[in-house]
Molecule: small-subunit ribosomal RNA
Organism: metagenome
């Protein structure tokens, strides 16, 4: 620091996801040790049990028992002493307001920070001053009686105090008044004097000592003590203020003690804190009120930081203590382990009544994914009490449990290659685990055993010594030092030593990309994985297992959460033309921002100082545990706040100015700017009249419609409404919406020019107000044309549309609503700056002119092009989307959704504001390359057209589908499957079926045994197979009675064979197709952020990316062409088997002869737009011509670019994987592939006279032939047979060519056409023609008389037509492949159909139009809204009621202290009780908010290949 993911690819926008760190965690697997930390995040749920706050006898009174001892005893026991002034309890004091827990409540002066208190208090502690006097009356405990189950009381009686009460002393203090002074924020505060009033104590306690026999006690002394008063300090607390820190505006208004004043009350103290009266205020867009959530902070986590999140442990603070209310006591509480009341709950009960509060430490139940021991100790630290010893202390110190976290250590080290065994894999060679192991040599951490052994401990106490105060005192007391003694929960722990021993100690996750790490097997869209993208449908590095590897390691993963990455809320640090985003437009309030210059102030700003910013934490350094974690010490820092001093450039305030911003006045012209009134002509329609006759109208074509009742057409007249042709223009005006005949009236704004004036008066603008197309709404008019709805006619599969005929609302006017639009420049407003060029509108200046133009120039508007710059690109570019500033509005993934709910506006329609659940991994923008278009341009092709002949109809042949079958083997499937694989299915072939057999196999290699091989015969059987018999012994080598080997056969064992079994979507090879179409690419350069482009486009030309020219391209490659073959002309060479001009000869090139010719087969020549003319850019080329056998590629063939179709073929062959192995292999017989209601393709033969038939007669070429072709002869009507000559072929032969030509017959008919079918008889091949061959003869003589829709081939030696040959093959050809004979017609042309090429355009397609994609409906699931209601929670208001309690009031009842008293009583004062105010729970009524649920209902989302249509994307077929 980034990465993955939208696309065919690219750039951008944008979301989602990942890698990091962290955690009070949990879960899964695993687990050796130690140190330091941490540990109910949920139910502030309920709690059994124990403990957590007591202490003081040096404040007071009283005072046991057990036990022991002694004595007595009636042996039952009793008394005394000790126990012991002890325990327990009581009065009294201090402490229980700290410490400990929790986070419910609280959005608040609760917290943080900084201040104020002149508006306050402060027990214990410290310092200072003074004092500590005289009296009094009670009461617990205790004793007695008594009530109650208990808890707990009642009455009577006794008693003490540092408990309580009264008095004295008053110079302190407090308050009032008065005088003076100081100070001040002018409110007040302070000091001093005077005066009036008020106003307090415990003669306590301890110690020592003289006196005393001693004790007690008195006096005295003393105080570390207590008490009272006052002053001060310290600490703590109360109250007030500035500032700071959550969400919702779908919460916008809130408030009656409310805001203020006065009097009073209350408090330690200010204050509506409370009360009476008076006034009517107070808060709020800088967010009041309401709702939701939440303890706050230091800090913690993260982050580069700014920030964001968080508030466990530790620390500060607040709040709370079962829930609610209340006060008491006290220095302090409205009090966690106190009290009273109410409520809920639990427990006890004798039913009358009582008791309780773990959010203290343990612990229990419950909840939960989840969080520990009912431990030890007060040894240390700290706290309470005490003079102290000491007691108490679940604070705390320790231990226990938990890998919960951090840190440290170990599980060994070295050596060791036959690279062992084994595993995995393999191309079978090997590779790998792997120096890993074993083996050998070592070490000794941890754990184990044994031994030793700390620090944490210093106080206090006691003794001694020194010093001090003090005294009668060398006591007591204080202090310092030395000594002594005592104290450890942890714990015999840390640590150290020894012993033995490699011995006891490694797992987890991952391995497709991101992201380090790869193979095998299994599985087969199954099982499963998955953080995102995505894997899995038979070869899965993605599932599961294994081997191997990678990462981390006593842990590793997963889940959850936070920050980061995310500049993805952007202060640092984003955007808004098209990606999400500029309000439709203006006026303007608050607010924000604001020209030039001067002075002043010093608020912002900047600098210095001071105070504060607790400690801990973070950082730096040093130190202590062996290191580290952890801990200690010092520093820095704490970015803040406050006070004060200073600076004055900038901002700001104030004062007084300036003119350039802004505005005003004057002059001038332009304009569909607005409103009102009037008016004009053209046209449509209607009405009336006239002329006139059969149609008109409308459309792609029609029909509905109108018209013989006279339409349409034409003419005349009239009515009425609406809109204003031409002018008219990216011309004008307006803020926008918008504005268009003409005239008048009223009126707004802009602009130009000139000077003068005002003097910053400016810009923007949240709310607010106004304007605002069309449609729509209300009321009333109006209504010609047009025209939603509606009706009809068409179209169509349908057509609730597009087209047509009608037609209502509406469109128009007036008034009032509505308030929205792609209200768009998809671009808010303002100001300034930043090259130009060229139009146009308005006004002006200059020059010039008679004048209009023209030219130069200024200002304002409106367009186009373009530099820099910007932009993702497209594009923008002085009219910015450039460079800056100011203000406003808006955006933050897509869908759900501009929907729901709420609010608000509206008559309604609806508008404005405006979510969530759920769901997706994208949705988008621009540009690129393709592909496509019922887009465009150019151009080709038997593509159409022009022709000729066919197919589709018939019969038959053949192939296919289908059906059938035991099987009808398999493949091929639009073109590009279908006379295709098959260049030959009777058996074989053969892969299929039935049946019969075989199992190392029909075939290959290796091993063992036997036998040579081989040949013949018999039996069973359909054959295979099985059984039996006979003949027979070879070749080579050697140490030749024999052994071995090659080869063959038989038998056997196991490796293996075999498979036309599967996968052509695992493959090679081969092939088809686009297409013999002209294309497909590369290097370098250039352009572009990039995909890519350029080149290859353009202008010409060509069959051609063929060539030329041009050009940021220059070159090159694969294709094209040429080179190759055949053919067409000529020449040369050669001359048999071929040929024959001349010569001889014959029946015959038969023979002699010849090489001339033909021909054969080798080599050459020839054609190149070379020549001429024209044309064309002078080019390429094209057109014409000459010559030539051939002319512009002469004709034909071979040759098939990059690629496409997962095209075809595993059944040609090869091959991975899978499957099979007494069978899916192999052999055999028979059957099937030949079936047949049908359908299709390809053909043959025909339908006839351009023919059929008979006779005669002529002319080919390619080829084949010895298991062959077979002449000739004979036989047969014939197929053929018999016999053989010749020929291994330019020699012999197949072999007759046929159409043609000549002649005869037929005479238009189902025929002398046609030949199917069938009967009979044969021939040939073959082991065998039944299923199932071909051919022959005789007989039979079907359909068919030229073929619907549709469709095929062909452009010249072609089509058509005629025959011939060959491969396969025993035989079988209408097929295939070849050969020659005869031999046409037509092409105007490129509009259309099909296919293709190039350029361009649009695109939402890229599996690429056989694409994409929308909505209803049906089904399933999910979340949400509405809903008669219904059930909760919170809360407002109005009432009722009113516990405890404070306060007030009352007091006839009660009362020790004080006063009076005649001692009875009275008074003062206090109290019970009563009453009153307030008030918690509770109750009643009525509202609000919010949640759950709800028959039914509404839309939404998702889901596999459902249904209907085809709306959008191309002109998407109606933009």
């Nucleotide at each position: 620091a980034g990465a993955g993911u939208u696309u065919g690819a690219u750039c951008c926008u944008g979301g989602c996801u990942c890698a990091g760190a962290a955690c009070g965690a949990a879960c899964g697997c695993u687990g050796g040790c130690g140190g330091c930390g941490u540990g109910c995040c949920u139910a502030a749920u309920a709690c059994a049990u124990g403990c957590a706050a007591g202490u003081c006898g040096a404040g007071c009174g009283a005072g046991a028992a057990c036990g022991u001892g002694a004595c007595c005893u009636u042996c039952g026991g009793g008394u005394c002493a000790c126990u012991a002034g002890u325990a327990a309890a009581g009065c009294g004091g201090c402490a229980g307001a700290c410490g400990g827990g929790u986070g419910a409540g609280u959005a608040a002066c609760a917290c943080g920070u900084g201040g104020g208190u002149a508006a306050u208090c402060u027990a214990c502690c410290c310092u200072c001053a003074g004092g500590u006097u005289c009296g009094g009356g009670a009461u617990a405990a205790c004793g007695g009686c008594u009530c109650g189950a208990a808890a707990g009381g009642g009455c009577c009686g006794c008693u003490a105090a540092u408990a309580c009460c009264g008095g004295a002393a008053a110079g302190a203090u407090a308050u009032g008044c008065c005088u003076g002074g100081u100070u001040u924020u002018c409110g007040g505060a302070c000091c001093a004097a005077g005066u009036a009033u008020a106003g307090g104590a415990a003669a306590g306690g301890g110690g020592c000592c003289u006196c005393u026999c001693a004790a007690a006690g008195a006096a005295g002394c003393u105080c570390u003590u207590g008490c009272c008063c006052g002053a001060g300090g310290a600490u703590g607390a109360g109250c007030c203020c500035g500032c700071g820190g959550c969400c919702c505006a779908u919460u916008a208004g809130c408030u009656a003690g409310u805001u203020g004043g006065u009097g009073g009350g209350g408090u330690a103290a200010u204050g509506g804190c409370c009360u009476a009266c008076c006034a009517a205020g107070g808060c709020u867009g800088c967010g009041a009120u309401g709702g939701g959530u939440a303890g706050c902070u230091g800090g913690u986590c993260u982050g580069a930081g700014a920030g964001g999140a968080u508030g466990a442990u530790c620390a500060g603070u607040c709040a709370c203590a079962c829930u609610g209310g209340g006060a008491c006591u006290g220095a302090g509480a409205c009090a966690c382990g106190g009290c009273c009341c109410a409520g809920a709950c639990u427990c006890c009960u004798a039913c009358g009544g009582g008791a309780g509060g773990c959010a203290g430490c343990a612990g229990u139940a419950g909840g939960g994914a989840a969080u520990a021991u009912u431990g030890c100790g007060c040894a240390a630290u700290g706290g309470g009490c005490g003079a102290a010893a000491g007691c108490c202390u679940g604070a705390c110190g320790c231990a226990g449990c938990a890998a919960c976290g951090c840190c440290g250590c170990g599980u060994g080290g070295g050596u060791g290659a036959u690279g062992a065994a084994g595993g995995u894999u393999u191309u079978c060679g090997g590779a790998u685990c792997g120096u890993a192991a074993a083996g050998c040599c070592c070490u000794g951490u941890c754990a184990g055993g044994g031994g030793g052994a700390a620090a944490g401990a210093a106080c206090a106490g006691c003794u001694c010594a020194g010093g001090g105060a003090g005294u009668a005192a060398u006591a007591c007391c204080c202090u310092u030092g030395a000594g002594u003694c005592c104290u450890g929960a942890c714990g015999g722990u840390a640590c150290c030593c020894c012993c033995a021993a490699a011995g006891g100690a490694a797992g987890c996750a991952c391995c497709g990309g991101c992201u380090a790490a790869c193979u095998c097997c299994g599985u087969g869209c199954c099982a499963g994985c998955a953080g995102c993208c995505g894997c899995g449908g038979u070869a899965a590095u993605a599932c599961g297992g294994a081997g191997g590897g990678u990462g981390c390691a006593a842990g590793c993963g997963u889940u959850g959460u936070u920050c980061g990455g995310a500049a993805u809320c952007a202060u640092u640090g984003g955007g808004c033309g098209u990606a999400a985003a500029g309000c439709g437009c203006g006026c303007g309030u608050a607010g924000g921002c604001g020209g030039c210059a001067u002075g002043u102030c010093a608020a912002g700003u900047c600098g210095g100082a001071u105070g504060u910013g607790a400690a801990a934490u973070c950082c730096c350094c040093c130190g202590g545990c062996u290191c580290a974690a952890c801990c200690g010490a010092g520093g820095a820092a704490c970015u803040g706040c406050a006070u004060u001093c200073g600076a004055u450039a900038c901002u700001g305030g104030c004062a007084a100015g300036c003119u350039u911003g802004a505005g005003u006045c004057c002059c001038g012209g332009a304009g569909a700017g607005g409103g009102g009134a009037g008016u004009g002509g053209a046209a449509u329609u209607c009405c009336a009249g006239g002329u006139g006759u059969a149609g008109a109208g409308g459309u792609g074509a029609a029909a509905u419609u109108c018209g013989u009742a006279g339409a349409u057409a034409c003419c005349u007249g009239g009515a009425g409404g609406a809109a204003c042709a031409c002018c008219a223009g990216u011309g004008g005006c307006g803020a926008a919406g918008g504005c268009g005949g003409c005239u008048c009236c009223c009126u707004g704004g802009a602009c130009g020019g000139u000077g003068a004036c005002u003097g910053a008066c400016g810009c923007u603008g949240a709310g607010g107000c106004g304007c605002g197309a069309a449609a729509g709404c209300g009321u009333g008019g109006g209504g010609a044309g047009c025209g939603a709805a509606c009706a009809g006619g068409a179209u169509u599969a349908g057509a609730u549309a597009c087209c047509c005929u009608g037609g209502u609302a509406g469109u128009c006017c007036a008034c009032g609503c509505c308030g929205u639009a792609a209200a768009c420049g998809a671009u808010g407003g303002g100001u300034a700056c930043u090259a130009g060029g060229u139009g146009u509108c308005g006004c002006g200046g200059g020059u010039a002119u008679u004048g209009a133009c023209c030219c130069c120039u200024g200002c304002g508007g409106u367009g186009c092009c373009g530099u820099a710059g910007c932009u993702a690109a497209c594009g923008c570019a002085u009219u910015a989307a450039g460079u800056a500033c100011c203000c406003c509005g808006c955006c933050u993934g897509g869908g759900a959704a501009g929907u729901a709910c709420g609010g608000u506006c509206g008559c309604a329609a609806g508008g404005c504001u405006g979510a969530a659940a759920c769901u997706c991994a994208a949705a988008g923008g621009a540009a690129u390359u393709g592909a496509c278009g019922g887009g465009g341009g150019c151009c080709c092709g038997c593509a159409c057209a022009a022709g000729c002949g066919g197919u589709g109809g018939a019969g038959c042949a053949u192939g296919u589908g289908g059906u059938u079958u035991a099987a009808u083997u398999c493949g091929a499937a639009g073109c590009a499957a279908c006379g295709c694989g098959a260049a030959g299915a009777a058996c074989c072939u053969u892969a299929c079926c039935u049946g019969g057999a075989u199992u190392u196999g029909a075939c290959a290699u290796c091993c063992c045994g036997a036998g040579a091989a081989u040949c013949c015969c018999c039996c069973c059987g359909a054959a295979a197979c099985g059984g039996g018999g006979g003949a027979g012994u070879g070749c080579c080598u050697c140490u030749u009675u024999g052994a071995g080997g090659a080869g063959c056969u038989c038998g056997g064992u196991g490796a293996c064979a075999g498979g036309u079994g599967c996968u052509g979507c695992a493959u090679g090879g081969c092939u088809g197709u686009c297409g013999u179409c002209a294309g497909c690419u590369c290097g370098u350069g250039u352009c572009g952020u990039g995909a890519g482009a350029u080149g290859u486009u353009g202008g010409g030309u060509u069959a051609a990316g063929u060539c030329c020219c041009g050009c940021a391209a220059c070159g090159a490659g694969c294709g094209c062409a040429a080179c190759c073959c055949c053919u067409g002309u000529c020449c040369c060479u050669a001359g048999u088997u071929g040929c024959c001009a001349g010569c001889a000869u014959u029946a015959a090139g038969u023979u002699g002869g010849g090489g001339a010719c033909u021909c054969u087969a080798g080599g050459g020549a020839g054609a190149c737009u070379g020549c001429c003319g024209g044309u064309g850019u002078u080019a390429a080329g094209c057109c014409g011509g000459a010559g030539g056998a051939a002319g512009g590629u002469g004709g034909g063939g071979a040759u098939g670019a990059c690629g496409u179709c997962a095209a075809g073929u595993c059944c040609u062959c090869a091959u991975g994987g899978c499957c099979u192995u007494u069978a899916u292999a192999u052999c055999c017989a028979g059957g099937g592939c030949u079936a047949c209601a049908c359908a299709c393709g390809u053909g043959c033969u025909a339908c006839a006279a351009u023919g059929g038939u008979c006779g005669g007669u002529a002319c080919a070429a390619u080829g084949g032939g010895u298991c062959g072709c077979g002449a000739c002869a004979c036989c047969g009507c014939g197929a053929g047979g018999u016999g053989u000559a010749g020929c291994u072929a330019a020699u012999c032969u197949c072999a007759a060519a046929a159409a043609g030509c000549c002649g005869g017959c037929c005479c238009c008919a189902g025929u002398u056409c046609g030949g199917a079918u069938u009967g009979g008889a044969g021939u040939c091949u073959g082991c065998a023609a039944c299923u199932c061959g071909a051919c022959u003869c005789c007989a039979u003589g079907a359909a068919g008389c030229c073929g619907g829709a549709a469709u095929c081939g062909c452009u010249a030696g072609u089509a058509a037509u005629c025959g011939c040959g060959u491969a396969u093959c025993a035989g079988c050809a209408u097929g295939a492949c070849g050969c020659g004979g005869u031999g046409a017609a037509u092409a105007c042309g490129u509009u259309c159909c099909c296919g293709g090429g190039c350029c361009u355009u649009g695109u939402a397609c890229a599996c690429a139009c056989c694409g994409c994609c929308c909505g209803u409906c049906a089904c399933a699931c999910c979340a949400c809204g509405a809903a008669a209601g219904u059930c909760g929670g919170c809360u407002g208001c109005u009432c009722c009621a009113g516990a405890a309690g404070u306060c007030g009031u009352u007091u006839a009842c009660c009362c020790a202290a004080c006063c009076c008293u005649u001692a009875c009583g009275g008074g003062a004062g206090g109290g019970a009780g009563g009453c009153g105010c307030c008030c918690a729970a509770g109750g009643a009524g009525u509202g609000g908010c919010u949640g759950g649920u709800g028959a039914u209902u509404g839309g939404g989302g998702u889901g596999a290949a459902g249904u209907c249509g085809c709306a959008a994307c191309a002109a998407g077929g109606u933009a």